RNA sequence: UUACGGAGAGUUUGAUUCUGGCUCAGAACGAACGCUGGCGGCGUGGAUAAGACAUGCAAGUCGAACGGAACCAGUUUGUGUAGCAAUACAUGGAUUGGUUCAGUGGCGAACGGGUGAGUAACAGGUGGGAAUCUACCAUGAAGUUCGGAAUAGCUCUCCGAAAGGGGAAUUAAUACCGGAUGUGAUCGAAAGAUUAAAGCUGGGGACCGCAAGGCCUGGCGCUUCUUGAUGAGCCCGCCUCCUAUCAGCUAGUUGGUGGGGUAACGGCCCACCAAGGCUUUGACGGGUAGCUGGUCUGAGAGGACGACCAGCCACACUGGGACUGAGACACGGCCCAGACACCUACGGGUGGCAGCAGUCGAGGAUUUUUCUCAAUGGGGGAAACCCUGAAGGAGCGACGCCGCGUGGAGGAUGAAGGGCUUCGGCUCGUAAACUCCUGUCACUAGGGAACAAUUGUUGCAACCUAACACGUUGCAACUUGAUGGUACCUGGAGAGGAAGGCACGGCUAACUCUGUGCCAGCAGCCGCGGUAAUACAGAGGUGCCAAGCGUUGUUCGGAUUUACUGGGCGUAAAGGGUGCGUAGGUGGUUUGGUAAGUCAAAUGUGAAAUCCUGCAGCUCAACUGCAGAACUGCAUUCGAAACUGCCAAGCUAGAGUACUGGAGAGGAGAUCGGAAUUCUCGGUGUAGCAGUGAAAUGCGUAGAUAUCGAGAGGAACACCAGUGGCGAAGGCGGAUCUCUGGACAGUUACUGACACUGAGGCACGAAAGCCAGGGGAGCAAACGGGAUUAGAUACCCCGGUAGUCCUGGCCGUAAACGGUGCGUAUUUGAGAUAAGCGGAUUCGACCCCGCUUGUCUCGGAGCUAACGCGUUAAAUACGCCGCCUGGGGAGUACGGUCGCAAGAUUAAAACUCAAAGAAAUUGACGGGGGCCCGCACAAGCGGUGGAGCAUGUGGCUUAAUUCGAUGCAACGCGAAGAACCUUACCUGGCCUUGACAUGUACGUAGUAGAAGCCUGAAAGGGUGACGAGGUAGCAAUACCAGCGUACACAGGUGCUGCAUGGCUGUCGUCAGCUCGUGCCGUGAGGUGUUCGGUUAAGUCCGGUAACGAGCGCAACCCCUGUGUCUUGUUGCCACUCCGGCGAGAGUCGGAAGCACUCGAGACAGACUGCUCUGUGAAACGGAGAGGAAGGUGGGGAUGACGUCAAGUCAGUAUGGUCCUUACGGCCAGGGCUGCACACGUGCUACAAUGCCCGGUACAGAGGGAUGCCAAACCGCAAGGUGGAGCUAAUCCCAGAAAACCGGGCCCAGUUCAGAUUGCAGGCUGCAACUCGCCUGCAUGAAGUUGGAAUCGCUAGUAAUGGCGCAUCAGCUACGGCGCCGUGAAUACGUUCCCGGGCCUUGUACACACCGCCCGUCACACCAUGGAAGCUAGGGGAGCCCGACGUCCGUGCGCUAACUCGCAAGAGAGGCAGCGGCCUAAGGCUAAACUAGUGACUGGGGUGAAGUCGUAACAAGGUAGCCGUAGGGGAACCUGCGGCUGGAUCACCUCCUUU
Repeated sequence: UUACGGAGAGUUUGAUUCUGGCUCAGAACGAACGCUGGCGGCGUGGAUAAGACAUGCAAGUCGAACGGAACCAGUUUGUGUAGCAAUACAUGGAUUGGUUCAGUGGCGAACGGGUGAGUAACAGGUGGGAAUCUACCAUGAAGUUCGGAAUAGCUCUCCGAAAGGGGAAUUAAUACCGGAUGUGAUCGAAAGAUUAAAGCUGGGGACCGCAAGGCCUGGCGCUUCUUGAUGAGCCCGCCUCCUAUCAGCUAGUUGGUGGGGUAACGGCCCACCAAGGCUUUGACGGGUAGCUGGUCUGAGAGGACGACCAGCCACACUGGGACUGAGACACGGCCCAGACACCUACGGGUGGCAGCAGUCGAGGAUUUUUCUCAAUGGGGGAAACCCUGAAGGAGCGACGCCGCGUGGAGGAUGAAGGGCUUCGGCUCGUAAACUCCUGUCACUAGGGAACAAUUGUUGCAACCUAACACGUUGCAACUUGAUGGUACCUGGAGAGGAAGGCACGGCUAACUCUGUGCCAGCAGCCGCGGUAAUACAGAGGUGCCAAGCGUUGUUCGGAUUUACUGGGCGUAAAGGGUGCGUAGGUGGUUUGGUAAGUCAAAUGUGAAAUCCUGCAGCUCAACUGCAGAACUGCAUUCGAAACUGCCAAGCUAGAGUACUGGAGAGGAGAUCGGAAUUCUCGGUGUAGCAGUGAAAUGCGUAGAUAUCGAGAGGAACACCAGUGGCGAAGGCGGAUCUCUGGACAGUUACUGACACUGAGGCACGAAAGCCAGGGGAGCAAACGGGAUUAGAUACCCCGGUAGUCCUGGCCGUAAACGGUGCGUAUUUGAGAUAAGCGGAUUCGACCCCGCUUGUCUCGGAGCUAACGCGUUAAAUACGCCGCCUGGGGAGUACGGUCGCAAGAUUAAAACUCAAAGAAAUUGACGGGGGCCCGCACAAGCGGUGGAGCAUGUGGCUUAAUUCGAUGCAACGCGAAGAACCUUACCUGGCCUUGACAUGUACGUAGUAGAAGCCUGAAAGGGUGACGAGGUAGCAAUACCAGCGUACACAGGUGCUGCAUGGCUGUCGUCAGCUCGUGCCGUGAGGUGUUCGGUUAAGUCCGGUAACGAGCGCAACCCCUGUGUCUUGUUGCCACUCCGGCGAGAGUCGGAAGCACUCGAGACAGACUGCUCUGUGAAACGGAGAGGAAGGUGGGGAUGACGUCAAGUCAGUAUGGUCCUUACGGCCAGGGCUGCACACGUGCUACAAUGCCCGGUACAGAGGGAUGCCAAACCGCAAGGUGGAGCUAAUCCCAGAAAACCGGGCCCAGUUCAGAUUGCAGGCUGCAACUCGCCUGCAUGAAGUUGGAAUCGCUAGUAAUGGCGCAUCAGCUACGGCGCCGUGAAUACGUUCCCGGGCCUUGUACACACCGCCCGUCACACCAUGGAAGCUAGGGGAGCCCGACGUCCGUGCGCUAACUCGCAAGAGAGGCAGCGGCCUAAGGCUAAACUAGUGACUGGGGUGAAGUCGUAACAAGGUAGCCGUAGGGGAACCUGCGGCUGGAUCACCUCCUUU
C1' cells in the first nucleotide's frame, strides 16, 4: 500500500458459575401450500410409478449405381378411322427430357435426442502405459484389366381373415463370383508363397468408327498401401459412502506349460501340472448410490448435494443371444423366452414414448397433442434440394433472478369518519378533499428493424484447357425471416386501469381498546388463556417486506455440539479390575553415505462453462461477449541435504547383567502352638438361666446356669499393631523349616539403544455363586417360632440349613476407588515416618547433619466452574493406549462369543422429555449439634373441663332463621344495647326520574303549602275548604322556587378483600433488618452483623479488612412514687378573733388566713455518681453507704425490614362487573331470640377462712340540662308523690363492700346453693304474645370441688371485695372499659414440652418437611421385543429340463459361378438336417437371509387430582450405596465381602501459628 476477514440470543436455579442438550435470528431451493396479484426482460418447469400408454410426428436420402412401372412434354415410326390431300384423332413400338413410385444397390441409421433402473466397479476423476483398430476426412504412392453365373422387382399361380408366405418363368447393376497384374501389404532367416478393384457423369477441336463409342479433358467414385487427424478398445498408480451385531474368503480360484480365441494383452476360454491368491492398511458379505466439472453453505478447514449447462458411463417392456457393419451385441433392427396390451374369421398375428407434444394412474407437485427449418448443426446427394419434435421461436406457470410502475408538488377549519381518552384532548394526518403539474407501464393511432451469410440465375473478369466447353474463384444485380407488424420510434387521451401479505410477550423492529374466561384457541423455544389477556378472536394504530408476503419441507451455518484448524475424561458423559506381551505408533548420542518423506526450480497437464478481476454489448440490471487471473491437483526432469526415514561404523548419560548388603503380614508347601466358643464324661451344687426398650418363644428338678477336672473337634490367630511394611492388582497378620518372586542401597566391572507404550492375545483376579469329594466348633441367607405394629413377608429376640473351612475344577464380576492409565523430563518449600548408606561424635550406641528409595500432612507459583490439586500434580511438556458426546428407553432387546447354570461380554432402535447434571450461595427444614431467652417447663396460687344459668359459634330446622369472622391470630368477635325502628333476611300490599343530587326540554297558574273527608293493616291511592312567595323591570313579561311529562341519570348492605386505598390482627416490644465506601470472590454472594466477654437489648467493651451510617433497642412524652417554689376558689381550717348551743369537753356558724391536705403550674432528684470486690484492662457483674426511690424505680403510649394473596368492597372511599316498573324505594306482620345435639367464653355455686341477722368504719375515679335529682311523705319492696340544689373541686347520682364488733346456724343437699315454675305488682315505651327489666310472696332443680386434658399469674401481681362509665326510651351487662379497698405463695434449676434468637452441620427441600419422592396394582393411549405359524422379496447352492444362438463335429439329402471332362458326370466349396458343449426362462430339493403380519405374551413410555404402602433425600427415623445369593403384594428385606459419595459424640495421631 492493497486485498480479505470469524457478532450472538432464549431456556435447568430462589439466585449463581459451569457442563450440557433443545430452540431462534442468516443464506439457499427444479420446490409445494395459504392469501394476494399491474407490466417487461432473462432463465427454469414430471424430483413420485425405469408405471401403463390412444393419436400425430421424431431417419432418411441418392435416378449423376441399376432394371422397371405410372404420368407429362417432345422426337421418330407403324397401324386404324375421317378426309382427295395437307392434316386431325385414336392406338402401338423405339427414343429424349422431366416428375413420382415400390424394389435391387450405396451411404446413413452406432450421431443427434431421452432416462438414471442397474452399478461400490478401472464405472468415474486424475496422471501414466503398450499389445491395438479406426468408415467418412487430409496427405503421399500405385492401380482401376479380362470374364462369368445369378437374384429382387415385374408377370403368372397357390395358401391365408389378416400379417404374410410358397412355387414357376424372366431381368439389371457401383449387388455377387472367377482369372490376370502386384507398386505395396502379410508370412518367412532366406528362397519364395499368398493377396485387389466398378463404374457413373460434364464438355469437346482434330483423327477413327454405321452407330454406340473410341480418343482428349474435367469431376465424382473403386482397389492396395504410407503417414496423419478423429474416434474407440485394453492395462496400471492414486482418489472415490455406511456397516465388524459381516472375520475369514477363494477351484478357473493363484501361477506355469501348450493350445484356442480376439483388432489387441490376458484364465478371456480349454487340456495338463503345481498349491497357490486375498484379508484388521478391513478381504468376503449386507445396505445405499450413476461419477465428474461443479452447486449451496461456511472466515476458513470442512459439510451437504450432483436439477438446468458441459464431459464420461449405463440402460431402452423384463431376461438371454447373436447377425450385419469401420463401429452395436444396436431406444424408433433381428431371434428366443416371459409378463402385459391390442386385432382376429380362433387357425393365427401385432406392439414397446426413459424421443417431441399429449392421456390415464400414483402424487403435496411440474407446461402446448404450437410455428419454422429463416439461423446454427447433423444425414444423404455432384448439386438444386430433401429429411431433421436436434435446434431456433412462440404459448402456459410470480417457479426463480433482475428492472419498472401504481403518481409528483402545494395544501390546516388539523374537515368528516374511525380509534383511544385522565373528557382537557390525542391519533390515523398533509393523509384526504382542494389547487397546479407530469405521462413511465398499460390503452389507442402511425412508422418500423437487426439477426442474411449462403445457394441459385444472369452478366463480367481471372485461372485451367487444344478450347471463347465444362469446372473453380472473384465482383455486380436479383432472390431467402418461423419469431413478427414483434423489439424500437413518434403522436393522442386521461391520475385516469394497477397493493397486498405477515407480524407487534421475550428472543425480535412494532400497543391500545373490545369480546372470551384453563373455554374457544395460540405456540419456533420459553410459555400464554381459570373476569381488568400488549401472547386467543375482532378492531384501531404501529413495524417489516413489497407484486409479492407468509407457512411447510430440505441443506449448510450459528454448533469449538466429532474439536485437522479447534474439545474433553478426580466430583458434570468419559481411565480398561490388574499385569505380561504381539502387530503397530514413538524413540538417546557421533560420523559418513543415500535421497523415500521434506524444500526449491523448470516442463507437461489440470476441457469448455462456472467463481474472481478488468473491459465491453443489450436505455440500467439480471443476462451475455472478450481478455486475464485462478483451477490450492497429478506427472516428469534437474537440484538442496538441515530435519525425519533407510544403510554403515562408533559412543555411554536410557535400559540391562554381574558382585556385596540389609528390610519386609510378597507367594507355595509341610510341621508345631496356646487362649477362647461349643460338645462329651466325671465331681461339687440348687432353682433358676438366657434374653429385651419392655417381654415372650427357648433351656432347666430327667439337675440347667455357675464351678472344678479330663477329653473331642473345627475355625480364627488377642497383645505386639503404627495415615507402619510387602505385593501389578485382587490381597497378605501365631511360630518354625524348605522352595521361590520382586523392590531398594552400595561399589566397581561388563553389554552397547537392547527402550517406552501396547489394538488383538495370554495370565492373574475380593465376596457371592456352581460341580465333585471331604469337613463342620462358631456364625448364618432360606426356613420355624416369639415380639413390635393398623399391618410387619422387616428392624429386636430364641432356634436354624445351605454357605463360610480343605482338595480339584468352573465363574470373571464389585463404590475391583486415589472414583485420578502407563512412561520420561522440568518446576519455590516446611514437617513427620519406614528402610539403606555416608558424615560428625562417642568406649560403644542414641540424638544430630547429608544422600537415596518409599509412605503421609500442610502449603507457594501454576491449574481448576468451583470444591480442590499442588515434586507421589489435577502444574509445564512429549510419546502410546483406553474411553466420552443431552436425560429416559438401557447396559435393555435381537444377533454373536464364553459359561454346567446363574449369568458375563459385545451392544442398538422406535418412542418420549426440555431438561438431566456438577460445584458453590442464600434461606428453610432435620425424630443433627452447641449457646441463650420467654409464666416455655419446673416451684406455687387460683381456675377451665363435671352442675345450673348467661352469652357466642357449629349443626339441625325454617318462608326467613340477613351478612361477615374459622388453628394459635374466629367463637361475651363486627354488636359501646335486635320488642317496632335498627334490618341488610322472609311473606304480603304498594311506587317507578324514584326516599336523595345535578342538568336539559316542554307543559302548567288558585301555584307552593294545606285543615278535613273517602278507602286501606299501613304505605299508598283519591278528594280537598283555605291559601302564600323571591329577583329584574314603570309595566307587559322574563327568570327562580313548585308541580306534571320526557330524557340524561339517581339508587343497590348485589359480586369480586385473589383488582385496590385506608385501617387492623399476628410473629413480637422478639432484637433484629439494612445501606454507603472499602476489601474478598469469575459470580450468586460474603465481610461489616462473625469471635471473646457482657446485657432486657446488634446494650456496651475488647479483638478484628473493615470504617461509618440508617430503621429498630434505649432515651426524649404521659401517669405514679419524694421534695422545693408559685398560686388559693367551689379546696383546706393548724394558729387568731367573733357569735350560737352546752355544766364542761366540745360542737355549729362567721371573720381572718393559705401553715397543712389538695388542685394546677414550674423546678429539683437517680447518673453505677461514691466505697469495696471480681478481671491484665474495659464493658459489666456482686456487696455496701446515702437516699422517698438503685441499677431500664413501677405503669402507659410507642410495634424495624418483612411474613401470612391473614381480616375488612357490610364503616367510609374506590377500579371492574351485574340489576334498572327492580338485585332500587315505601309499608305491615314475621325472622335475626327458632332446638335432639356439640364446642368456646363467662356468672353463680357446691359452703363454716362459710351463710344469715344486727351494729359500725374507711375510697378512688367518673357522670349529670327533653339530665342528675336532695329533704319530706306513701309503699314490705320495685317504685310513687314531691320539688330544694346543680350549666356543677360548690348541688345530685352516693348507702362503698369485703374488713371490724355482737348474735344465730353446727356439716346436713343444710338457715348451703339458687335454677325452674306459680301468683301478685312496678317501670320504660305507640306497643312487652312471639320477645324486656325490676320487686314481693311462694316453689326450691342440678350441684358435696369435677376424667382425659387444659388456662392465667412472679408484687401492690395473683386471689378477693365493692364503685363508676359508655351504648341506651327501656333492657337480656353475669359482657366491655375504668376506679379504689383487702392482699399472698413460689422460682432448686434449664434435662424435657412449646415458641423465639445466634453460630455450626447435612440436604435430592425453594409453594421451602403440611417439602420432595419410590415401586406394585387398576384404567387409557403409544411405540417396541418374543411367539405356533402365515405372506412376500432378493441372492446363493445342488439336481432336472433346456428355447434361440455362436462354436465344434457330422452332413448318405440339396447344391448356379471355380477345376477336370466332348458329354454324362466327378471334384472343390457351400447349405439344409442331425449330434455335442455352453446357456435364458422354467421345475424340484434343503437351508440361510431380509421385510411384513400373527392368537397370546414380556417389559417400556406417557397420561391435574384412582388403590396399597413409605424405600430414598436430615442420623429420612434400621446410614446409604456397589457386586452377588436367597426371600417377599410392592417399594424392598436379609446374608457375605467391599466403598464413603455417612450424620453425631468421644478418643488417638498428625499438621499450621505463637
About this RNA: Predicted 3D model of a 1554-nucleotide RNA (small-subunit ribosomal RNA) from candidate division WWE3 bacterium RIFCSPLOWO2_01_FULL_53_14. The RNAcentral record of the sequence draws on ENA and SILVA. Its mean pLDDT, the model's own confidence on a scale to 100, is 84. Lineage of the source: Bacteria > Bacteria candidate phyla > candidate division WWE3.